RNA sequence: AGGCCGGUAGCUCAGUGGUAGAGCGCCCUGCUCACACCGGGGUGGUCGGCGGUUCGAGCCCGUCCCGGUCUA
Numbered sequence: 001a002g003g004c005c006g007g008u009a010g011c012u013c014a015g016u017g018g019u020a021g022a023g024c025g026c027c028c029u030g031c032u033c034a035c036a037c038c039g040g041g042g043u044g045g046u047c048g049g050c051g052g053u054u055c056g057a058g059c060c061c062g063u064c065c066c067g068g069u070c071u072a
Stems, first nucleotide, its partner, number of pairs: 001071007010024004018055001025043006048064005
């Protein structure tokens, strides 16, 4: 310098054009003498930045940034 993969909740990750989700975590609560386990409820996001396409973009296009990997 170039190719490829990835960037979404505090963490690990789904979501392949039409209301952004799960598990874990955190808070409240039931249970218990109490704690843990377990059950119920709740809490959660400028979807890496900027522009473009579209009636509509996390998703498609361009560019930049960050991480990983490969080639030179």

Model confidence (mean pLDDT): 84 of 100.
This is a predicted structure of a 72-nucleotide RNA (transfer RNA) from Actinomadura hibisca NBRC 15177.
The source organism's lineage runs through Bacteria, Bacillati, Actinomycetota, Streptosporangiales and Actinomadura hibisca.